Predicted 3D model of a 71-nucleotide RNA (transfer RNA) from a Candidatus Gribaldobacteria bacterium. NCBI's taxonomy places the organism under Bacteria, Bacteria candidate phyla, Candidatus Gribaldobacteria. It matches the Rfam family "tRNA". Rfam links the family to the GO term triplet codon-amino acid adaptor activity. It is annotated as a transfer RNA. It was read from a public genome assembly. The prediction has a mean pLDDT of 81.

RNA sequence: UGCGGGGUGGUGCAAUGGUAGCACUUCACGCUCUGGACGUGGAAAUCUAGGUUCGAAUCCUAGCCCCGCAG
Numbered sequence: 001u002g003c004g005g006g007g008u009g010g011u012g013c014a015a016u017g018g019u020a021g022c023a024c025u026u027c028a029c030g031c032u033c034u035g036g037a038c039g040u041g042g043a044a045a046u047c048u049a050g051g052u053u054c055g056a057a058u059c060c061u062a063g064c065c066c067c068g069c070a071g
Stems, first nucleotide, its partner, number of pairs: 001070007010024004018054001026042005047063005
């Protein structure tokens, strides 16, 4: 430098253009003599800037970062 893959709560992953969800974590409450386990509820995220569209995590363009391959 070229090509390919990836970037979503604190972490690991989903979401075939139509309410961003699951698990762990965290907070509150219940339960318990206490803790754990269990149950209920809450908080927490789409890498950045544009474009297309009634509507974009998703499609397009340009960048940034990570991984791999080639030179």